[in-house]
Context: one part of a larger RNA
């Protein structure tokens, strides 16, 4: 020097991203006391203070009694009496998640998952779903107070506008439209025939049958087309001008829109400018906390605000307390090195 482990005068987070790591406190006993807040259960062992051995003497209450609680003294023992097996740092505050649970075996335990509650969509039973060519078989030996699915995610207060574009459902008159049918028509082939020839043939015409082709009309669902529907995907403006200092801008015009963000909340786990602006804590505070609001770019079951309790979650204070430091130095064991 390195790893593991101790011990330091003063001072006490000055270290660090961060008290991380170590230290100290403080003990589930008795006796007293205990706040905001609250869903009245809790918070809470809150906090915060005190006290404790052992012999003895005496008095006092309670109890039928066994005993059981005190109060005043005396002495006696240790360093130390909860006489050390075990056995919480505390305390203010913000955020997220209601809670006990649950994960990424072996880098990530959380604000992530699940969760009761709440809604919506299916689903009348051979149920719907799901597994399987199929038989069957789960649902279930259950039946809408069941069961399957999607989003939310405890309670509390709520949950606003917008159906124009997706999507579901409803509807069924009108357009449109497929396979298949089909009146018909075309065209090859082609018996009998017609001309021309003396014949042999050539030429023209075409039945029926087959083959081959158009094809009026008929013809669902589906889309058009009409309505419903957001705790269904989803969305939820812009310019100008106004009030008797100024500032603003209740009001006013105009363009567009399906309709223009309502209550709440707001520089937030969401703010670019921004270490926003005031104000609180500090000598000093990019963080934190309260308040405003100019929300680039919140916002209502893709939840919105709020919440007691609870967290190995984040984040900030402060009190105790420390070698984390100011610094540094000494020690133990082990390795490294050197030397023999």
């Nucleotide at each position: 020097a390195c790893u593991a482990c101790g011990u330091u005068a003063a001072g006490g987070a000055a270290c660090u991203c961060g008290g991380c790591a170590a230290u100290c406190a403080a003990g589930c006993g008795g006796c007293c006391g205990u706040a905001a807040c609250u869903u009245c259960g809790g918070g809470a062992u809150a906090a915060g203070g005190c006290c404790u051995g052992g012999u003895u003497u005496u008095c006092u209450c309670c109890g039928g009694g066994a005993g059981g609680a005190g109060a005043a003294g005396a002495c006696c023992c240790g360093c130390a009496g909860c006489g050390a097996a075990a056995g919480a740092c505390a305390u203010a505050a913000a955020c997220c998640g209601a809670c006990u649970g649950u994960u990424u075996a072996c880098c990530u335990a959380a604000a992530a998952c699940a969760c009761a509650g709440g809604u919506c969509c299916g689903u009348g039973c051979u149920a719907a779903a799901u597994c399987g060519a199929a038989a069957g078989a789960u649902g279930a030996u259950g039946u809408a107070u069941a069961c399957g699915g999607g989003c939310u995610g405890a309670u509390g207060c709520c949950u606003g506008g917008c159906c124009a574009g997706u999507g579901u459902c409803c509807g069924a008159a009108c357009g449109u439209u497929a396979a298949a049918g089909a009146a018909g028509g075309g065209g090859g082939u082609c018996a009998u025939g017609a001309u021309c020839g003396c014949a042999a043939g050539a030429u023209c015409g075409g039945c029926a049958g087959c083959c081959u082709u158009c094809g009026a009309c008929u013809g669902a669902a589906g889309c058009g087309c009409g309505g419903a529907u957001g705790a269904a995907c989803g969305c939820c403006g812009g310019c100008g001008a106004u009030a008797a200092c100024u500032a603003u801008a209740a009001u006013c015009g105009u363009c567009c829109u399906a309709a223009g963000g309502u209550a709440g909340c707001g520089a937030a786990a969401u703010u670019c400018c921004u270490u926003g602006a005031c104000g609180g804590g500090u000598g000093a505070g990019u963080u934190c906390c309260g308040u405003c609001c100019u929300g680039c770019a919140c916002g209502a079951a893709u939840g919105g605000c709020a919440u007691a309790a609870c967290g190995a979650g984040u984040u900030u204070a402060u009190g105790a307390c420390u070698c984390u430091c100011u610094c540094a130095a000494c020690g133990u064991a082990g390795u490294c090195c050197u030397c023999g």
A computed fold for a 340-nucleotide part of an RNA from Candidatus Uhrbacteria bacterium RIFOXYB12_FULL_58_10, annotated as large-subunit ribosomal RNA, domain IV. The coordinates come from a structure-prediction model, not an experiment, and the mean pLDDT is 84. Rfam family: Bacterial large subunit ribosomal RNA.